[in-house]
The RNA shown here (transfer RNA) has 74 nucleotides and comes from Candidatus Peribacteria bacterium RIFCSPHIGHO2_01_FULL_51_35. Its Rfam family is "tRNA". Rfam classes the family as a transfer RNA. The sequence was found in a public genome assembly. Model confidence (mean pLDDT): 81 of 100.

RNA sequence: CGGGACGUAGCUCAGUUGGCUAGAGCGCACGGUUCGGGACCGUGAGGUCGAAGGUUCGAGUCCUUUCGUCCCGA
Numbered sequence: 001c002g003g004g005a006c007g008u009a010g011c012u013c014a015g016u017u018g019g020c021u022a023g024a025g026c027g028c029a030c031g032g033u034u035c036g037g038g039a040c041c042g043u044g045a046g047g048u049c050g051a052a053g054g055u056u057c058g059a060g061u062c063c064u065u066u067c068g069u070c071c072c073g074a
Base pairs, nucleotide, nucleotide: 001073002072003071004070005069006068007067010026011025012024013023019057028044029043030042031041032040050066051065052064053063054062
């Protein structure tokens, strides 16, 4: 320098032929249970989907640029 993959909650990920409210597990907080803890059960908080712009009535999803990590090639 060229090509490709990934980036969504604290962590690991799902969600993509655009459609109504963005989810799961673990973790965390509170409550129940227990003498207490763990396990289990219930409730809840936490994200504007790496960033910016564009297309559209509507974008996590499509397009452009850009940042980071990784892989391949030179």